[in-house]
RNA sequence: CCUUGUCCCUGGCCGAAUCUCGCAAGAGGACGGGGGAACCACCACCCACCGGGGCGAAUCGCGGAUGGACCGCGAAGGCGCACGCCGCCGAGCCCGACAGCUGACCUCGCAGGCCCACUGCCCACUCGA
Repeated sequence: CCUUGUCCCUGGCCGAAUCUCGCAAGAGGACGGGGGAACCACCACCCACCGGGGCGAAUCGCGGAUGGACCGCGAAGGCGCACGCCGCCGAGCCCGACAGCUGACCUCGCAGGCCCACUGCCCACUCGA
C1' cells in the first nucleotide's frame, strides 16, 4: 500500500465555516464578512494626534492595585439545558491615517475547539482480609 473476514460505532455542541466536482492544483453551490452611488445623514473655523475603523456575544460601570497590561463584584450581550429554574461565557484578533448608509459592481472567509458513548493508562483516599 492492497485484498479478505469479524466486531464496535455511525450521537451531539460553539461557530458562517459545509456540500459537490477534480489524480492534484484548483473550481463551483450553500452560508458568512468587507468595500462601494444617488437620496438621506454627517459636515463653519481653529486646535489637537489623545486618531479612526473591522470581525466577534465579548462592551461598560464600580472598587482594588496603580511601574498599571492584572484582580474582584456587577450589568449590557451571548450559549447550553430537563427551557418559569439552573449552569457557563462575557475572549481574542485584524486594518494602518483610511472606509456613514449605499444599487450596479468589486473583494474576502469557508477555520478552530469541545462534549457523550466506547476504551486504555496512572494515581490518591476509605473499608475489609
Model confidence (mean pLDDT): 81 of 100. A computed fold for a 129-nucleotide RNA from a Chloroflexota bacterium, annotated as c-di-AMP riboswitch aptamer (ydaO/yuaA leader). Lineage of the source: Bacteria > Bacillati > Chloroflexota. Its Rfam family is "c-di-AMP riboswitch aptamer (ydaO/yuaA leader)". From the family's description: This family represents a conserved RNA structure found upstream of the ydaO and yuaA genes in Bacillus subtilis and related genes in other bacteria.